[in-house]
Model confidence (mean pLDDT): 85 of 100. Small-subunit ribosomal RNA from an Alphaproteobacteria bacterium, 1476 nucleotides, folded computationally.

RNA sequence: AGAGUUUGAUCCUGGCUCAGAACGAACGCUGGCGGCAGGCCUAACACAUGCAAGUCGAGCGUGAAGCAUCUUUCGGGAUGUGGAAAGCGGCAGACGGGUGAGUAACGCGUGGGAACGUACCUUUUGGUGGGGGAUAACCAUUAGAAAUGAUGGCUAAUACCGCAUAUACCUUUCGAGGGAAAGAUUUAUCGCCAAAAGAUCGGCCCGCGUUAGAUUAGGUAGUUGGUAGGGUAAUGGCCUACCAAGCCUACGAUCUAUAGCUGGUUUGAGAGAAUGAUCAGCCACACUGGAAUUGAGAAACGGUCCAGACUCCUACGGGAGGCAGCAGUGGGGAAUCUUGCACAAUGAGCGAAAGCUUGAUGCAGCCAUGCCGCGUGAGUGAUGAAGGUCUUCGGAUUGUAAAACUCUUUCAAUUGUGAAGAUGAUGACGGUAGCAAUAGAAGAAGCCCCGGCUAACUUCGUGCCAGCAGCCGCGGUAAUACGAAGGGGGCUAGCGUUGUUCGGAAUUACUGGGCGUAAAGAGCACGUAGGCGGGUUAUCCAGUUAGAGGUGAAAUCCCAAGGCUCAACCUUGGAACUGCCUUUGAUACUGAUAGCCUAGAGUUUGUGAGAGGGUGGCGGAAUAUCCAGUGUAGAGGUGAAAUUCGUAGAUACUGGAUGGAACACCAUUGGCGAAGGCAGCUACCUGGCACAAUACUGACGCUAAGGUGCGAAAGCGUGGGGAGCAAACAGGAUUAGAUACCCUGGUAGUCCACGCCGUAAACGAUGUGUGCUAGUUAUCGGGACGUUGGUCUCGGUGACGCAGCUAACGCAUUAAGCACACCGCCUGGGGAGUACGGUCGCAAGAUUAAAACUCAAAGGAAUUGACGGGGGCCCGCACAAGCGGUGGAGCAUGUGGUUUAAUUCGAAGCAACGCGCAGAACCUUACCAGCUCUUGACAUCCCGAUCGCGAAUAGCAGAGAUGCUUUUCUUCAGUUAGGCUGGAUCGGUGACAGGUGCUGCAUGGCUGUCGUCAGCUCGUGUCGUGAGAUGUUGGGUUAAGUCCCGCAACGAGCGCAACCCUCGCCCUUAGUUGCUACCAUUUAGUUGGGCACUCUAAGGGAACUGCCGGUGACAAGCCGGAGGAAGGCGAGGAUGACGUCAAGUCCUCAUGGCCCUUAUGGGCUGGGCUACACACGUGCUACAAUGGCGGUGACAGUGAGCAGCGAUCCCGUGAGGGUCAGCUAAUCUCCAAAAGCCGUCUCAGUUCGGAUUGUACUCUGCAACUCGAGUACAUGAAGUUGGAAUCGCUAGUAAUCGUGGAUCAGCAUGCCACGGUGAAUACGUUCCCGGGCCUUGUACACACCGCCCGUCACACCAUGGGAGUUGGUUCUACCCGAAGCCGGUGAGCGAACCCGCAAGGGACGUAGCCGAUCACGGUAGGGUCAGCGACUGGGGUGAAGUCGUAACAAGGUAGCCGUAGGGGAACCUGCGGCUG
Repeated sequence: AGAGUUUGAUCCUGGCUCAGAACGAACGCUGGCGGCAGGCCUAACACAUGCAAGUCGAGCGUGAAGCAUCUUUCGGGAUGUGGAAAGCGGCAGACGGGUGAGUAACGCGUGGGAACGUACCUUUUGGUGGGGGAUAACCAUUAGAAAUGAUGGCUAAUACCGCAUAUACCUUUCGAGGGAAAGAUUUAUCGCCAAAAGAUCGGCCCGCGUUAGAUUAGGUAGUUGGUAGGGUAAUGGCCUACCAAGCCUACGAUCUAUAGCUGGUUUGAGAGAAUGAUCAGCCACACUGGAAUUGAGAAACGGUCCAGACUCCUACGGGAGGCAGCAGUGGGGAAUCUUGCACAAUGAGCGAAAGCUUGAUGCAGCCAUGCCGCGUGAGUGAUGAAGGUCUUCGGAUUGUAAAACUCUUUCAAUUGUGAAGAUGAUGACGGUAGCAAUAGAAGAAGCCCCGGCUAACUUCGUGCCAGCAGCCGCGGUAAUACGAAGGGGGCUAGCGUUGUUCGGAAUUACUGGGCGUAAAGAGCACGUAGGCGGGUUAUCCAGUUAGAGGUGAAAUCCCAAGGCUCAACCUUGGAACUGCCUUUGAUACUGAUAGCCUAGAGUUUGUGAGAGGGUGGCGGAAUAUCCAGUGUAGAGGUGAAAUUCGUAGAUACUGGAUGGAACACCAUUGGCGAAGGCAGCUACCUGGCACAAUACUGACGCUAAGGUGCGAAAGCGUGGGGAGCAAACAGGAUUAGAUACCCUGGUAGUCCACGCCGUAAACGAUGUGUGCUAGUUAUCGGGACGUUGGUCUCGGUGACGCAGCUAACGCAUUAAGCACACCGCCUGGGGAGUACGGUCGCAAGAUUAAAACUCAAAGGAAUUGACGGGGGCCCGCACAAGCGGUGGAGCAUGUGGUUUAAUUCGAAGCAACGCGCAGAACCUUACCAGCUCUUGACAUCCCGAUCGCGAAUAGCAGAGAUGCUUUUCUUCAGUUAGGCUGGAUCGGUGACAGGUGCUGCAUGGCUGUCGUCAGCUCGUGUCGUGAGAUGUUGGGUUAAGUCCCGCAACGAGCGCAACCCUCGCCCUUAGUUGCUACCAUUUAGUUGGGCACUCUAAGGGAACUGCCGGUGACAAGCCGGAGGAAGGCGAGGAUGACGUCAAGUCCUCAUGGCCCUUAUGGGCUGGGCUACACACGUGCUACAAUGGCGGUGACAGUGAGCAGCGAUCCCGUGAGGGUCAGCUAAUCUCCAAAAGCCGUCUCAGUUCGGAUUGUACUCUGCAACUCGAGUACAUGAAGUUGGAAUCGCUAGUAAUCGUGGAUCAGCAUGCCACGGUGAAUACGUUCCCGGGCCUUGUACACACCGCCCGUCACACCAUGGGAGUUGGUUCUACCCGAAGCCGGUGAGCGAACCCGCAAGGGACGUAGCCGAUCACGGUAGGGUCAGCGACUGGGGUGAAGUCGUAACAAGGUAGCCGUAGGGGAACCUGCGGCUG
């Protein structure tokens, strides 16, 4: 410090996710030692048991046990000592310890303040005189189950109460009044009282800071203040009476929710954000609520009283209790410890002290909960052992790892010794830490991960299953992603996972973001608060700034040093604590106050333009209606029609009348207005603006939360009006449907007046204002100069363009540039601008505005493609123009389907279907049935045997394979002479063979197709952030990216063309089997000459827009012409760029993986591939006269031939048979060419057509039954030119005619090739199909066979409404009113003081009673929050089902926004608006 993820790729925006650190953690697997820390985050839930606050005899009265002495009636008694125990009394139980429920508060933090208190402690001063009466304990009696009492009697005090004195203090009517003490004792001290001061601790007040919500906007009656009282330690509405009506609040009152606050902790570069365990400070609480008592201090955790809930005891009458102290229990929970030891240390309480008490504390125990440290050995060790894993079978790896050898002993273990902590004593820890010795590598390693992010890879298993997953995503038979193993990587006594926080996230942006199109500028203006504000002078010093002082607790963090062997940890010192307060200075800037100024702003005068606004009047054209006339059969409307109107006279034309709405031309890139918006002419009223010029005011300014006003269209209310248009509606069309588009009608509405509504793509998708920053050009308004054209200037409106900005597109003095001021708004997509609540509205609805849930994207700009029922240019038998077919018939052949034991398999739009098959009777053959073999039909190796094999013959069994036998022929090579080697055969064993079994979606190779289309790319350079672009686009031209020109491109490659083959002309060479002009000759080039010609087959030539003219740009080229056998590529072939279709083929071949192995392999016989209601493709033959039949016998060219072609002759009607010449072929044979020509038939199901069938034959073959071809005779079906639709072909082509060949024993209508005869047509590119280039749009990229919207149906999820119902909380009114304090009363009761001899009285107090206040409780009615809820609304998700096709291309009616109506649904239509 970044990374992954939206796309085919790119840049940006933007969310999601990861890598880091941390934790009071939990869970999973694992676990050796030690040190230091930490340990109920949940139920402030309930608690058994034990302990946690006592102490003082030097305050007091009793005084047990024990001991001693004396005495004794032996029961005991007395005295002394002793001091347990309870009591009175004092001090302490307000500290220490726990918890975080409540609390949004002067609670806390920080800094100040004045009107207070303070036991114990310190200092100082003074005093401590003299009296009195009780009471607990105790004793007796007595109530009760108990707790606990009651009555009577005795007694003490440092308990209690008077008197005296009293500075100070308090009260005061200024005369005065009130008001204190305690003693103990060993005689040295300790106490006590009053006062003053200190210290400490505490109470109170104030400034500032301290969570969220405005879908909480008003709150408050003791409320705010005053006066007077009361009360308190003290100020104060703290309380009371009276008076006033205030007080708080948009700088957020009140209400609601949440929360102890802080030092700090975690993270972060910081600013921040989150947090408030342990430690420390403060606060609050102690079962819940209320209350006081005592006291220096409490409204009191281990005190009291009352009420409530709960638990326990009970003799039912009553009682007892409060672990949020330490342990511990139950419960809750993912989860958090021992009912331990000790007061030795440090503290605390009491005491004069010894001392006692102390679950504070010090220690120990449990727990890897965390941090830190250590160990689990070290060295040598290659045959690179074995085993494992992988393998290309060679090896590699585990791996110096192990073993083995040599060492060491930290830790742990055993034994011994043994501290510091303790100033004099005292040690829980603890026989602990440490030290020494002994033995032995001995006792001690796991967890996670290995697709990318992210370090680390292979095999097997599995087969969208099981599973993984933080995000992207893996898994559908070759998974580095699942599971296992081997190997590797990381960390290590831990490692992973989960949860939470910060970071990364500049993803709330103070530091440090944005708003034209990504989310985001309110529709526009005016203006309040607020924020900001021109020049200059003076004063002040609030902000600001400098110094000083105080404070900012300690701990923590940081730095330095030190102590535990180191570290963690601890100690000491420093720095820091960025803050607050006080004070002294400074005065530039901001501010405040007081003046002055004119540049901002405004006023005045003049001129000017304008659809600016309002009201009234007027005008013409057109539509419609009505009237009249002319006139006759149609009009109207559409893509085409129909509904509609018209013989009752329409449409058309003419004349007249009425009525409403809108204003052609001018006219625009124009003008005006804040926006919405504004258009005939004219009058009146009225707002704003610009320019020119002077004078005046003197900062009067800018912005603007709330607020107010204006605000298209639609819509609403009331009343008018209504010509045209036109939601709804009706009808007609279209259509599968058509609730639409189109047509005919048509109502609200559109218009006017008044009143609402308050929204639009209200857009420049661009807030307002001010200043600054190159220009060019056009135009509107004004002015100046000049004047026939112009120049300058101010203000507006446009276009282009520099710097700059921007993700890009683009913006660019009218900024989206550079700055300032203020306002509004945004923070992933969906849910949703929705729900609820509030406000507004007559309503429609508007405005404000969430959450649950869900996804990993949604989005912007640009790029390359692809696509478009977008555009332009161009090509092709693509259309058109023609010729001939197919589709109808019969047959052939292939396919589908069906059938079957099997009908083997593959091919599937073009680009499967006379295709693989250049030829299924057996074989082929892969299929079926049956039989049969198991190292195999075939290959290699090993062992054994034999020397062969092989050929022919015959027999037996069998369907055959096969098995058994017979006869004859033939008898291997080398040799070391050994069955030794090779070879062959047989038998055996196992490795293996074998597979037309699967996967063409694992592959190679080959092939098809776009397409013989003209394209496809690269290097360097340049442009762009980039994907990419340029080149390759443009102007011409071509069959062509062919060539030329131009050009930020210059070159190059694969394609095109050419080079290759054939044909067409000529030449040379060569003449046999070819040829024959000439000379002979023959039936015949038959033969002899001959090689001129033809021909054959080798090599050359020839054609290049080369020449001429025109055209074009002086180009490329095109057009015409000449010459030429051939002319512009001369004709045909071969030749197939980058790539596309997971195209085809595992059944040609090769091959990975999987599968079978007495079978999915091998062999054989028979059957099947030839089936047949049917459908399709490709063909053949026809339907006839351009023909059939008969006759006649004219003219080719390929090619093939020895298990072959087969002449001639003979036989047969014929297929053919017999016979045997010639030929391994320019020699012989196939070989006859056919269409042609002549005659006849005369339009018929025929003398057409030949299917089908019968009979008899021929040939091939081992064999023609299933299932061959042919012949003869006989038979003579459909068919009379073929619906929709569709195919081929542009010249020696189509059409037509025959011929040959491969395969092949035989079988050809198929395929491949050959020649004969030999046309028609092409105006042209509008349309159909396919293709190429450029351009445009795109929401497509699996690329239009794309994408995608809504209803409906099903499942699940969260949520709104909902009659109600349940609970919490809160408010108001009223009722009840415990304890307690206060007030009154107090006839009952009472020792102290006074009077009195006494009785008694007084004073004072008190039980009780009354009153006020008040907790709990109750009644009634509200607010608010939450749970449930029949039913219901929409939403989301889902494998994907139904209906359509709304959107994306002109998406097939351009889309979208607002509004209104309508409709199964997407949607449609009207009105206005926008261009996205």